[in-house]
C1' cells in the first nucleotide's frame, strides 16, 4: 500500500475534478500520485429565485471548475403571538414583535511552533499551548401590539 469480515461513530463549509499547483533524488516526456476551505453558526413545508452567513489563518493556489446545501428574496400551506371565537391584515418560526446598546457565555478549528510516527518524496495524519467573530441567550433603554363581526 491493497483485499475481505466484524463492529463502533461521523458527515451539506459538505462531496467531486479533465484546468493550475505541487511531487516521483540533473533535466524532459510518459505515466502515476498529491493539494484543491480551518473551524463557528445555521432547518416548519411545498414551488420559483439566487452572487448564501461569520470570523481564523494565509500574502501565488482557502487559485479555478462542477455539484449540493440548513441562508436570503419571492409566493402558498402550516404554526405562534398581536386578550376570547371567525375573517383581513401585521409581525414572527417552536427561544415562533422590531430596534439600540452592554458585561458574560458562546469548550472556536486549522495554519505557524515543538513533538512523535510514516513515505524516495509532495502532501496527508497523531499530540500539545493560544488565539475570533456573526448569530443566539441575559439585561438595560426605546418602539409596536391593528380593522370589522360576535361572545364574555
Nucleotide at each position: 500500500g491493497g483485499g475481505a469480515g466484524c463492529u463502533g461513530g461521523u458527515u451539506a463549509g459538505c462531496g467531486c475534478c479533465g484546468g493550475g499547483a505541487c511531487c516521483u533524488g540533473a533535466a524532459a516526456a510518459a505515466a502515476g500520485g498529491u493539494u484543491g476551505a480551518c473551524g463557528a453558526g445555521g432547518a416548519u413545508g411545498g414551488c420559483g429565485g439566487u452572487a448564501a452567513u461569520c470570523g481564523a489563518a494565509a500574502g501565488a493556489u482557502u487559485c479555478g471548475g462542477c455539484g449540493g446545501a440548513u441562508g436570503c428574496c419571492g409566493u402558498c400551506a402550516c404554526g405562534g403571538g398581536g386578550g376570547c371565537u371567525g375573517u383581513g391584515c401585521c409581525u414572527c418560526g417552536a427561544a415562533a414583535g422590531g430596534g439600540a446598546g452592554a458585561u458574560a457565555c458562546a469548550g472556536a478549528a486549522a495554519a505557524a511552533g515543538c513533538a512523535g510516527a510514516a513515505u524516495c518524496a509532495a502532501c496527508a495524519c497523531u499530540g500539545u499551548a493560544a488565539c475570533a467573530g456573526a448569530g443566539g441567550u441575559u439585561c438595560u433603554c426605546c418602539u409596536g401590539c391593528c380593522g370589522c363581526a360576535g361572545a364574555c

Description: This is a predicted structure of a 152-nucleotide RNA (glmS glucosamine-6-phosphate activated ribozyme aptamer). Model confidence (mean pLDDT): 75 of 100. The sequence was found by an Rfam model in a public genome assembly. Rfam family: glmS glucosamine-6-phosphate activated ribozyme aptamer. The family's RNA type in Rfam is riboswitch. About the family: This entry contains a glucosamine-6-phosphate activated ribozyme that is found in the mRNA for GlmS. GlmS is an enzyme that uses fructose-6-phosphate and glutamine to generate glucosamine-6-phosphate. The ribozyme catalyses self cleavage of the glmS mRNA that is thought to regulate GlmS activity.